[in-house]
Molecule: transfer RNA
Organism: Candidatus Saccharimonadota bacterium
RNA sequence: GGGGUAGUAGCUCAGCUGAUUAGAGCGCCGCCUUUGCAAGGCGGAGGUCUGGGGUUUGAAUCCCCACUACUCCA
Repeated sequence: GGGGUAGUAGCUCAGCUGAUUAGAGCGCCGCCUUUGCAAGGCGGAGGUCUGGGGUUUGAAUCCCCACUACUCCA
């Protein structure tokens, strides 16, 4: 220098077939239960989907550029 994959909640990831309202597990907070702790049950907070631009009535999802990480070729 060229190719590929990935970037979504504090962490690990799903959603990539354009429209349900952006979700799950773990973690965090509150309540119940206990003499207390753990486990369990119920509820809640937390995201503008790496950044910018474009297409579209509508973009996490499609297109372009950039950045970061991993990987292959030279």